[in-house]
RNA sequence: GCAGAUGGCCAGGUGUUCGCUGCGUUCUUUGAACGGAGAGGAAAGUCCGGGCUCCACAGGACACGAUGGUGGGUAACGCCCACCGUCCGCGAGGACAGAGCAAGUGCAACAGAGAGUAGACCGCCUCAGCGUCAUGCGAAGUGAAGCUUCGGCUUCCGGGGUAAGGGUGAAAGGGUGCGGUAAGAGCGCACCAGCGGCCUGGUUGAUCGGGCCGGCUGGGUAAACCUCAUCGGGAGCAAGACUAAGCAGGAGGAAGUGUGUUUCGGCACACUCGAGUCGGUCCGGCUCGGUGACCUCCGGGUAAGUUGCUUGAGGUGCUGAGCAAUCAGCAUCCUUGAUAAAUGGACACCCGCGACAUCGUCGUGACAAAACCCGGCUUAUCGGCCAUCUGUGGAC
Numbered sequence: 001g002c003a004g005a006u007g008g009c010c011a012g013g014u015g016u017u018c019g020c021u022g023c024g025u026u027c028u029u030u031g032a033a034c035g036g037a038g039a040g041g042a043a044a045g046u047c048c049g050g051g052c053u054c055c056a057c058a059g060g061a062c063a064c065g066a067u068g069g070u071g072g073g074u075a076a077c078g079c080c081c082a083c084c085g086u087c088c089g090c091g092a093g094g095a096c097a098g099a100g101c102a103a104g105u106g107c108a109a110c111a112g113a114g115a116g117u118a119g120a121c122c123g124c125c126u127c128a129g130c131g132u133c134a135u136g137c138g139a140a141g142u143g144a145a146g147c148u149u150c151g152g153c154u155u156c157c158g159g160g161g162u163a164a165g166g167g168u169g170a171a172a173g174g175g176u177g178c179g180g181u182a183a184g185a186g187c188g189c190a191c192c193a194g195c196g197g198c199c200u201g202g203u204u205g206a207u208c209g210g211g212c213c214g215g216c217u218g219g220g221u222a223a224a225c226c227u228c229a230u231c232g233g234g235a236g237c238a239a240g241a242c243u244a245a246g247c248a249g250g251a252g253g254a255a256g257u258g259u260g261u262u263u264c265g266g267c268a269c270a271c272u273c274g275a276g277u278c279g280g281u282c283c284g285g286c287u288c289g290g291u292g293a294c295c296u297c298c299g300g301g302u303a304a305g306u307u308g309c310u311u312g313a314g315g316u317g318c319u320g321a322g323c324a325a326u327c328a329g330c331a332u333c334c335u336u337g338a339u340a341a342a343u344g345g346a347c348a349c350c351c352g353c354g355a356c357a358u359c360g361u362c363g364u365g366a367c368a369a370a371a372c373c374c375g376g377c378u379u380a381u382c383g384g385c386c387a388u389c390u391g392u393g394g395a396c
Base pairs, nucleotide, nucleotide: 001392002391003390004389005388006387007386008385009384010383012350013349014348015347016346017345018344020038021037023035024034025033026032027031040367044378045377047376048375049374050373051372052236053235054234055233059283060282061281062280064232065231066230067229068228069083070082071081072080073079084098085096086095087094088093099227100226104225105224106221107220121166122165123162124161125160126159127158129137130136141157143156144155145154146153147152174192175191176190177189178188179187193217194216195214196213197212198211199210200209201208240307241306242305243304249298250297251296252295253294255272256271257270258269259268260267261266273289274288275287276286277285314333315332316331317330318329319328320327321326351365352364353363354362355361356360
C1' cells in the first nucleotide's frame, strides 16, 4: 500500500428571522412579555419478555404451546456473555432448530441379490468315501458331451459351501495386514476405530484424556410422528379510576329432600340439582338461585371532562470486582406528553459526498416520525469517524 474480520460512535452544525406546542415567572384576563425545552437508532414489525391495571384468593391434573450442550448475567426471556462440541475459512473469525434412533412407529425414488430381526447377481471352491433288506452318514452327482500322452482336462445341466474379490447405489453386514481354509469368513492373531465393563487424572460443568479386560460390531433421518427435561392463568391504557349529565323499561327461563325453630306468614343450616366465573376439558373453589347474580328476545339513554400520562428495573462520569455479560459505591442530570394529533419554514455560512473546465461552479445529504413505560430480537438505511486484530506485497 492492498484485501479482510470484530466492536463502538455520529446521524448534519451555527447564526438571524417568522410560526406551532408544553412548562415556569410576572402583569393581567382569556391575553401579553420574558426564560427554558420540544420526534429515533431504529420511534418500524407487533415477534418474545416484563412493569402496571382489572378479573376472586389465580389451586391441581390433562390437553395444547414454547424452549432444548454446560455454566453465568438479568425483573424476566425464545435475550446477552463465556466455555464445550461439530462444521466452514490460509487466518483474524463465523454458523448451529446442539437432549434421545439398542422405547416404539414411520420415511429413503430408481438401480441392486439385498436398504436394517436387510443378501446371493457375477465370481471362487467342491460333488470323495463308508454302511444297509430298505430308509442312511457325510457340505456334496452312480449325470451328459468332447478331447486324451489314459495321469486327467474342457464345456453344459444339477446339488452343496462362501460373503474375502467384482458390480448396483447417496449409503451395503467395522478397517489394514498376516495366518488359516476345499475356497472363504474375527475363524484366529497384531494394530486401529466403535461399543460395553472396571479403575483413574484434570474441570463448577458440558466435555477432554490415560490404563486394563472383552471378538461384542446393532447404517441414516426426530424444523419426521414420538420419548425425556424445563417453562406457561386471562385480558389489556380503547386496561382502569373519578366527576358531571341523561333515560324506560317489557316479555320469557326447572325442581326437591332432611334437620332445627316458629307468632304457622316464615327463618336458619345441610345435601341433591341448576346458572355464572376461573384461555380449552375435568376436579376443586367462589358467587347466586324459585321474589334472579345470570341467560335469551324487544325497546330507550349516554359516549362530555379530569386522570392514568411520564422520576424510571432512568441517563452520564469516576472508582472497585469480574475473561466478559454485568454488578456495587460515590457524584451529577431531568432530556415531548400531544388528543385528530405540536416539534416546522426562509436566508447566510460551515461540514460530508460526487462530478467538472479547480482554490471555484453545479448537484446532493439516506432509512425514516412518539402516544402507558421498559429490556431484547428482526427488518430498512446515504455517508463519515475511531479502536483492535488477520492475510499479503514492498521499503528501512